[in-house]
Context: one part of a larger RNA
Molecule: small-subunit ribosomal RNA, 5' domain
Organism: Candidatus Magasanikiibacteriota bacterium
RNA sequence: GGAUGAACGCUGGCGGCGUGUUUAAGGCAUGCAAGUCGUACGAUUCAGUUGUUCGCAAGAAUGGCUGAAUAGUGGCAGACGGGAGAGUAAUACCCUGGUAACCCACCUCCGAGACGGGGAUAGCUCACCGAAAGGUGAAUUAAUACCCGAUGGCAAUGCGGGGACGCAAGUCAUUCGCAUUUAAAGUUUACCCUCGCGAAAGCGGGGGCCGACACUUGGAGAGGGGCCUAGGUCCUAUCAGCUGGUUGGCGAGGUAAUGGCUCACCAAGGCUACGACGGGUAGGGGGCGUGAGAGCGUGACCCCCCUCACUGGGACUGAGAAACUGCCCAGACACCUACGGGUGGCUGCAGUCAAGAAUCUUCCACAAUGGCCGAAAGGCUGAUGGAGCGACGCCGCGUGCAGGAAGAAGCCCCUCGGGGUGUAAACUGCUUUUCUUAGGGACGAAUUCGUGACGGUACCUGAGGAAUAAGAGGUUGCUAACUCUGUGCCAGCAGCAGCGGUAAUACAGAGACCUCAAGCGUUAUCC
Numbered sequence: 001g002g003a004u005g006a007a008c009g010c011u012g013g014c015g016g017c018g019u020g021u022u023u024a025a026g027g028c029a030u031g032c033a034a035g036u037c038g039u040a041c042g043a044u045u046c047a048g049u050u051g052u053u054c055g056c057a058a059g060a061a062u063g064g065c066u067g068a069a070u071a072g073u074g075g076c077a078g079a080c081g082g083g084a085g086a087g088u089a090a091u092a093c094c095c096u097g098g099u100a101a102c103c104c105a106c107c108u109c110c111g112a113g114a115c116g117g118g119g120a121u122a123g124c125u126c127a128c129c130g131a132a133a134g135g136u137g138a139a140u141u142a143a144u145a146c147c148c149g150a151u152g153g154c155a156a157u158g159c160g161g162g163g164a165c166g167c168a169a170g171u172c173a174u175u176c177g178c179a180u181u182u183a184a185a186g187u188u189u190a191c192c193c194u195c196g197c198g199a200a201a202g203c204g205g206g207g208g209c210c211g212a213c214a215c216u217u218g219g220a221g222a223g224g225g226g227c228c229u230a231g232g233u234c235c236u237a238u239c240a241g242c243u244g245g246u247u248g249g250c251g252a253g254g255u256a257a258u259g260g261c262u263c264a265c266c267a268a269g270g271c272u273a274c275g276a277c278g279g280g281u282a283g284g285g286g287g288c289g290u291g292a293g294a295g296c297g298u299g300a301c302c303c304c305c306c307u308c309a310c311u312g313g314g315a316c317u318g319a320g321a322a323a324c325u326g327c328c329c330a331g332a333c334a335c336c337u338a339c340g341g342g343u344g345g346c347u348g349c350a351g352u353c354a355a356g357a358a359u360c361u362u363c364c365a366c367a368a369u370g371g372c373c374g375a376a377a378g379g380c381u382g383a384u385g386g387a388g389c390g391a392c393g394c395c396g397c398g399u400g401c402a403g404g405a406a407g408a409a410g411c412c413c414c415u416c417g418g419g420g421u422g423u424a425a426a427c428u429g430c431u432u433u434u435c436u437u438a439g440g441g442a443c444g445a446a447u448u449c450g451u452g453a454c455g456g457u458a459c460c461u462g463a464g465g466a467a468u469a470a471g472a473g474g475u476u477g478c479u480a481a482c483u484c485u486g487u488g489c490c491a492g493c494a495g496c497a498g499c500g501g502u503a504a505u506a507c508a509g510a511g512a513c514c515u516c517a518a519g520c521g522u523u524a525u526c527c
Base pairs, nucleotide, nucleotide: 001527002526003525004524006523007522008521009520010519013397014396015395016394017393018392019390020389021355026353027352028351030350031349032348035076036075037074040073041072043070044069045068046067047066048065049064050063051062052061053060054059083308084307085306093232094231097228098227099226102225103224104223107221108220109219110218111217112216113215115149116148117147118146125138126137127136128135129134155181156180157179158178159177160176161175162174163172164171165170186213187212188211191208192207193206194205195204196203197202234280235279236278241271242270243269246268247267248266249265251263252262253261283305284304285303286302287298288297289296290295310331311330312329313328314327333344334343335342336341361387363386364385365384369383370381371380372379373378400430401429402428403427410421411420412419413418435464436463437462438461439460440459444454447450471516472515473514474513475512476497477496478495482511483510484509485508486507492499493498
């Protein structure tokens, strides 16, 4: 000199874009942050409309249709998105190859199919237990829930033959044969046929079919993931030896898949001064800071990967998790309780207490972008888009412009002659960025119509009036800028050298001056 997620002191006008718990991965009140589908299913409630019966009527009972709503069954999503860096020195990350050792829901393309049956169960109702959370029994019902059978292949498994590759072991995305095994689900708009009611309009039932969305089974793709692998990856030898599933083999189990991954048996191996083992520290990278570079330091914000979700352990479901707002067990903590027993997990967005030098609103909106669900309309979305707070950073703008005396006053200095502040002010003229006020008023909407949180914002026009807006640090040298007064090794200053003991340009005050400027200084850290 440059830099910072900074803090502190003094000061503080505006705007744009960024950015904001670096500490206690400490504890959390409250609200919200993952739902959706009635075109899968039975049911319930409400509203409208319509029919029948009873009734003088009011109305009651019962049925159809339409719409709305929903607890439950079922499907998809909840493994993404969002947060944090505790752990991890290598099962991580980066980079290089491999997988002939593997997997994949949704999406795209291609092929084939979708036949026939069955038994339950939640809900509802009834009974009962419990303070609650919740639970037990009985009866009953549906499905795209579940089960059985049929059919089936270029599907899977096993055996055998040929072929290709390979030294071989063996492998094959190649071909043939045999055997065995395994599928499915419907919903719906329009149209057509038919039946019933009706005088008709029309309404309802059944069937068929084009289509739409789903379903089953294969092949391929896209994209995503698992596993293996050479190399790279901090300090410490005041850590020198470490290791028993340890190292290898054979067999088995397990997995989507290789493998001591696990197990039985067998062998006795494996690593290590090219630093094993131990200890300390630490998420890794793209990047960021600095530097001419080499390098050194660093890993906030944004992107990729990893890891974690009160602490520890575990599996279930699923295409995918050993699952932040799922489940089970144990523990600590907190809350409710009728004392029997229950409930909870902000390292999501806000917010609160604590800790700390220190870090924000319990805001608006799904209008846009994106995500999930849905045929759609649409619903949900603290992702996201925005606004708010903080000079925390960067950038931009302003605090006026011109004229105006050999030069007012005040203040300072003085050799008392004068000099400085100083065209500075006053005063005159002008301008209006900014400010105040009035009027107009967007783009962002993709999509013909309608649809904007931001926002009456940005911006435009008119009016008013210099009006609303300057400080901080320094002045001995380094280092730009000097005098007076006070003090008297005192009080004090100080980054270093050093100032101060009676003429201090170094302390304190004043005037003057210098530098930077809505900032200026100080502290901390890096180059």